[in-house]
RNA sequence: GCGGAAAGCCGGAUGACCGCUUUCGACGGGAAUUCCCGGCGGGAGAGGAAAGUCCGGACUCCAUGGAACAACGGUGCCGGGUAACGCCCGGCCGGGGCAACCCGAGGGAAAGCGCCACAGAAAACAGACCGCCUUGCGUGCAAGGCGACGGUGAAAAGGUGGGGUAAGAGCCCACCGGGGGCCGGGCAACCGGAACCGCAUGGCAAGCCCCACCGGGAGCAAUGCCGAAUAGGGGCCUCGCGCGGGCUGAUCCCGAAAGGGAUAUCGCCGCAGGGACGUUCCAGCCCGAGAGGCCCGGGUUGGCAGCGCGAGCCCGCCGGUGACGGCGGGCCAAGAUGAAUGGUCAUCCAGUGGGGGCGACCCCUUGGACAGAAUCCGGCUUACUGGCUUUCCGCGCCU
RNA sequence: GCGGGCGUAGCUCAGGGGUAGAGCAUUACCUUGCCAAGGUAAGGGUCGUGAGUUCGAAUCUCAUCGCCCGCUCCA
Numbered sequence: 001g002c003g004g005a006a007a008g009c010c011g012g013a014u015g016a017c018c019g020c021u022u023u024c025g026a027c028g029g030g031a032a033u034u035c036c037c038g039g040c041g042g043g044a045g046a047g048g049a050a051a052g053u054c055c056g057g058a059c060u061c062c063a064u065g066g067a068a069c070a071a072c073g074g075u076g077c078c079g080g081g082u083a084a085c086g087c088c089c090g091g092c093c094g095g096g097g098c099a100a101c102c103c104g105a106g107g108g109a110a111a112g113c114g115c116c117a118c119a120g121a122a123a124a125c126a127g128a129c130c131g132c133c134u135u136g137c138g139u140g141c142a143a144g145g146c147g148a149c150g151g152u153g154a155a156a157a158g159g160u161g162g163g164g165u166a167a168g169a170g171c172c173c174a175c176c177g178g179g180g181g182c183c184g185g186g187c188a189a190c191c192g193g194a195a196c197c198g199c200a201u202g203g204c205a206a207g208c209c210c211c212a213c214c215g216g217g218a219g220c221a222a223u224g225c226c227g228a229a230u231a232g233g234g235g236c237c238u239c240g241c242g243c244g245g246g247c248u249g250a251u252c253c254c255g256a257a258a259g260g261g262a263u264a265u266c267g268c269c270g271c272a273g274g275g276a277c278g279u280u281c282c283a284g285c286c287c288g289a290g291a292g293g294c295c296c297g298g299g300u301u302g303g304c305a306g307c308g309c310g311a312g313c314c315c316g317c318c319g320g321u322g323a324c325g326g327c328g329g330g331c332c333a334a335g336a337u338g339a340a341u342g343g344u345c346a347u348c349c350a351g352u353g354g355g356g357g358c359g360a361c362c363c364c365u366u367g368g369a370c371a372g373a374a375u376c377c378g379g380c381u382u383a384c385u386g387g388c389u390u391u392c393c394g395c396g397c398c399u
Numbered sequence: 400g401c402g403g404g405c406g407u408a409g410c411u412c413a414g415g416g417g418u419a420g421a422g423c424a425u426u427a428c429c430u431u432g433c434c435a436a437g438g439u440a441a442g443g444g445u446c447g448u449g450a451g452u453u454c455g456a457a458u459c460u461c462a463u464c465g466c467c468c469g470c471u472c473c474a
Stems, first nucleotide, its partner, number of pairs: 001395010012348007020045006027038004047370001051381002054379005059219004072215005077091005092106001093104004107210002112208002114204003129150001131146007158176006177199001178197002182193004223305004233296007243288007250263005266278002268275002298473002312331008349368001351366001353364004400470007409423004417454001425441005447463005
């Protein structure tokens, strides 16, 4: 010098004028120290993502009343951090890169089930298309052996080489791969080592599933209070402790039933036949009122709290490889609600394009993105004109 | 603001791992004197977009874009 890798930061600056929201102060007005309005003066006023709403919490209400299991959903190498997380840090393994470094939804396929189209002989308890070899004879067939070669496929039952054989084959051997146990290291994932086993079980779990861990539901339009207005109404379902009212109650007969008739009985009336007036208790049924849920209909479109001191920000020291933690000091930084945080001009600063000059540089033009708080916080993801700083790697040249 | 759902032919929708369909519509032909109806055939798709899992994705997963729906308070 060129090419690359990682981490972090900024997100135009200054001034003038005109506005917007909020807060404080004094003044004026409305019966007014408090509420409202008006102008005046001072202070404060978007983000790194405020976004997507994808995770995790705080907070509030509801449900339950230890909890666990089941169901459903989620997470998934190991260890740590954290209020918590699917986030972050460190490590392991696998893949990419010469390297700095980057990427990985990365548990289990010898628990079970399922799927693997087409092609192919065969897609998983094996099987034999083209073939190879031996024997027999009637010379192209039969019996037997084989799975090496060819071919299909995304994937073919360990791979390569040698020996061996009729031809072959872990049949035997060497190396590589695999397996379960052993030894050593590490908290662990895992790594290393020597011997043994000829090798028996392909892939898919972002298919069901198994294992481990986590999760009650809803969300600030949650929730509480004040005010205004209305038809404080209707329908359906469920409940039955208790409340109010009504009906029925024994036996026999008729009737499909609803119901009707007869007899007996307690109290009462009556000389009697008879009449059918009635209390309490218990049981059953019905109605009303009540409680809960859903739907229809009606009214309103106001105010206050929640709501800005918090897992808060900055600096320093200490512990830790780091995420982070501890201690000390300092600071208070939007709170709107049809919803403020803006506009114009001037100068400058990056950047784009053009021209001039050998050059430092000068002139003209253009020009600053993505986007905007809405209960709050920790993350992730996505969008973005551009710029700056630090560290590291590779190559080339010079000393 | 919070919650839920859907994107497949011009329109309405099926299809939920094996290479894309139905109805209506469009075009051509037959039929008719002509039109409609009817019949036969054809064309038309980056399955919203981009990644990933898989041999293979409209389908499974993640991200993203667009559209639609519901939710105030009082009695």

Two RNAs folded together computationally: RNase P RNA and transfer RNA, 474 nucleotides in total.
The coordinates come from a structure-prediction model, not an experiment, and the mean pLDDT is 76.
Rfam match: Bacterial RNase P class A. It is annotated as a ribozyme.